Purine riboswitch aptamer from Paenalicyclobacillus mengziensis, 102 nucleotides, folded computationally. Of the family's consensus pairs, 100% are formed in the model. Rfam family: Purine riboswitch aptamer. From the family's description: Riboswitches are metabolite binding domains within certain messenger RNAs that serve as precision sensors for their corresponding targets. Allosteric rearrangement of mRNA structure is mediated by ligand binding, and this results in modulation of gene expression. A class of riboswitches that selectively recognises guanine and becomes saturated at concentrations as low as 5 nM. In Bacillus subtilis, this mRNA motif is located on at least five separate transcriptional units that together encode 17 genes that are mostly involved in purine transport and purine nucleotide biosynthesis. The family is grouped with related families in Rfam's "Purine riboswitches". The sequence is in RNAcentral, with records from Rfam. Lineage of the source: Bacteria > Bacillati > Bacillota > Alicyclobacillaceae > Paenalicyclobacillus. The coordinates come from a structure-prediction model, not an experiment, and the mean pLDDT is 83.
[in-house]
């Protein structure tokens, strides 16, 4: 002299913003590839599919199951995110660059 950013100030409002609670999606699921463990184990990647849909797609436990080979299975309990509603809050949202720091 100057931004980001505080404070203060307009203007926007039958609003916007945070948080609850419902509800819709999707089952936090399903397939396929590629690796990898083995009764003290059953995992890791990648990918496609699922949504009037952006993201995400896990964790923690109980059972079963599989006689040592390549495959797991049922279930219980916990989100986030997109989008409607209601509900508490009451300006916290945005935008202007006014004014002081900076």
């Nucleotide at each position: 002299c100057a931004a980001a950013c505080g404070u203060a100030g307009g203007a926007u409002a039958u609003a916007a913003g945070c948080c609850c609670u419902c509800g819709u999606a999707u089952a936090a699921u399903g397939u396929c590839g590629g690796g990898a463990a083995u009764a003290c184990g059953g995992c890791c990647c990648g990918a496609c599919a699922g949504u009037c849909u952006c993201u995400a797609c896990c964790g923690a436990g109980u059972g079963a199951c599989c006689g040592g080979g390549a495959a797991u299975c049922a279930c219980u309990c916990g989100a986030c995110u997109a989008c409607g509603a209601g509900g508490a809050u009451g300006u916290u949202g945005u935008c202007c660059a006014u004014a002081c720091g900076g």